Model confidence (mean pLDDT): 85 of 100.
The part of an RNA shown here (large-subunit ribosomal RNA, domain IV) has 320 nucleotides and comes from an activated sludge metagenome.
Its Rfam family is "Bacterial large subunit ribosomal RNA".
Context: one part of a larger RNA
């Protein structure tokens, strides 16, 4: 000096991105007492405050019993300490995400990913759709639209907006286009060839569909201070972003501004919000519960820190 494990006066997070790491604190049984929010079930062992050992006397319940189990009440006595070891929850409070128990990168990721119950659309009348095969034929299924199979969303609550022009699906088509076959006609008789006629599907046409792929502007002016810009005029598109949300897991500017919180805050919450570039099932916006999630702040605690000492055990090192 390095490892493991343990003990420290005072101070108590000053440490550090970050309270990482530490049975450091709490802890088990009974009494009590319990906010706030709520889907009324929870939230809850909220939070907090109290009591715990033995000895003796006296009850009670079970019991045939003065055995034994099990409770209660009084009084006593002892310790630094009575769930004396062991064992055995640190609490509150705020925001984000995902509803929720569950799943996962065997061996650097457990998570806001996956799943999930629920919601929507599609394709399907059964010799069906859909998967497997070359095919027999086989699965869904000895099922039958209250089934199946595909796609997205993803508990509940309130909702869920405009757009069919691209682009795909899809339903219809008087008519155009349109291959070979066929058929007719020419081509010295044949034949190659040529040229016409008819014609599937598609395509042009017309029409639906967006919880289908997508998408959801611009510029001048104006109200009796001043800002604003209800209104107007104009280009332009298929339709110009509704409702809610909003410096956000999104905001380049940016440490926006304003309150809160701190002696001080690029932090966090709370509001404002002209959102570089939020938005409504790639869903929007809230939400109790829960989460080894992701941030913040108290309280307690404490070798994380001031500032370091010491104790076992082992490596290590010196030396025979």
């Nucleotide at each position: 000096u390095c490892a493991a494990a343990c003990u420290u006066a005072g101070g108590g997070a000053a440490u550090u991105c970050g309270g990482c790491a530490a049975c450091a604190u709490u802890g088990g049984c009974c009494c009590u007492g319990u906010a706030u929010c709520u889907u009324a079930g929870g939230u809850a062992u909220g939070a907090g405050g109290g009591g715990u050992g033995c000895u003796u006397a006296c009850g009670g319940u079970u019991g045939a019993g003065u055995a034994a189990a099990c409770u209660g009440u009084a009084a006593g006595u002892c310790u630094u300490a009575g769930u004396c070891a062991c064992a055995a929850g640190g609490a509150u409070a705020g925001u984000c995400c995902g509803a929720c128990u569950g799943u996962u990168u065997a061996u650097c990721a457990a998570a806001a990913a996956c799943a999930c119950a629920g919601g929507u659309g599609a394709c399907u009348g059964c010799u069906a759709g859909c998967c497997g095969g070359a095919a027999a034929c086989g699965g869904u299924g000895c099922g039958u639209a209250u089934a199946g199979u595909c796609a997205c969303u993803g508990a509940c609550c309130u909702c869920u907006g405009c757009u069919c022009a691209c682009u795909g699906c899809u339903a219809g088509u008087a008519c155009g286009u349109g291959a070979a076959a066929a058929u007719c006609a020419g081509g010295u008789c044949c034949a190659a060839c040529u040229g016409a006629u008819c014609u599937a599907a598609g395509c042009g046409c017309u029409g639906g569909u967006a919880a289908a792929g997508a998408g959801c502007g611009g510029g001048c002016c104006u109200a009796a201070c001043u800002c604003u810009g209800a209104g107007g005029c104009u280009c332009u598109c298929a339709u110009g972003g509704u409702a809610g949300c909003g410096u956000a897991a999104u905001a380049c500017c940016u440490u926006g501004c304003c309150g809160g919180u701190u002696a001080a805050u690029u932090g966090c919450c709370g509001g404002c919000u002209u959102g570089c570039a939020c938005c409504a099932a790639g869903g929007a916006a809230g939400u109790a519960a829960c989460g080894a999630g992701a941030u913040u702040a108290u309280c307690g605690c404490u070798g994380u820190c001031c500032c370091a000492a010491g104790u076992u055990u082992g490596a290590g090192c010196c030396u025979a």